About this RNA:
The prediction has a mean pLDDT of 85. A computed fold for a 110-nucleotide RNA from a soil metagenome, annotated as SAM riboswitch aptamer (S box leader).
RNA sequence: UCUUAUCCAGAGUGGCUGAGGGACAGGGCCCGUUGAAGCCACAGCAACCGGUCGGCCGCCAGGCUGAUGCUGGUGCUAACUCCCUCCCGGUCCGGCCGGGAGAGAUAAGA
Numbered sequence: 001u002c003u004u005a006u007c008c009a010g011a012g013u014g015g016c017u018g019a020g021g022g023a024c025a026g027g028g029c030c031c032g033u034u035g036a037a038g039c040c041a042c043a044g045c046a047a048c049c050g051g052u053c054g055g056c057c058g059c060c061a062g063g064c065u066g067a068u069g070c071u072g073g074u075g076c077u078a079a080c081u082c083c084c085u086c087c088c089g090g091u092c093c094g095g096c097c098g099g100g101a102g103a104g105a106u107a108a109g110a
Stems, first nucleotide, its partner, number of pairs: 001110007012042005020031003025085004043077003048073002050070001051068007081103001086100006
């Protein structure tokens, strides 16, 4: 970089440190010296991959699927991916609702 899947659920304390943070840009709205970001320790959540135990299918290569948290590999632990931005539709059109695209995040594969 590409492909596929998922993104309205869930889960925080302590230590060091000290001013920012919520991906980028703009707008909004929030969080933050009652301690942001970062690092460390421990704890937790989830179940993508792996493991274990089953079920179904099979062209015997394998595929699909359920359960299980497992001393495994990642990830995550404010707010829907915090919300909007571009397109389409609806409308009791002050603004709201729904769908899609784009961007992003994570996993697995290439």
It matches the Rfam family "SAM riboswitch aptamer (S box leader)". Gene Ontology term of the family: regulation of gene expression.